[in-house]
């Protein structure tokens, strides 16, 4: 270097939850506080799932209820790609 697990140390991340004259229609995202977990819980929305429906079409006599529907969202749902500490063997 390569592979192959991931003991040990250094360290990363950051759940749920509280803040918020933030942003978004929502989902959810970003700041900050927090830590439940994670060896990729870095990073990419190709493939599936899941969650949301504003616009739009059903619906209705009608602006009803309600229903379908991602082009939003989630990589801490699974696969897949890419890229990494660090010492083991």
């Nucleotide at each position: 270097a390569a592979c192959a697990a991931g003991a040990a140390a250094a360290g990363g991340c950051a759940a749920a939850c509280c803040c918020g004259u933030a942003c978004a229609a929502a989902a959810g995202u970003c700041g900050g506080g927090g830590g439940c977990g994670c060896a990729a819980a870095g990073c990419c929305a190709u493939g599936g799932g899941u969650c949301u429906a504003a616009a739009g079409c059903c619906g209705c006599a009608g602006g009803g209820a309600g229903g379908c529907u991602a082009u939003g969202a989630u990589c801490g749902c699974c696969a897949g790609g890419c890229u990494g500490c660090c010492g083991u063997g």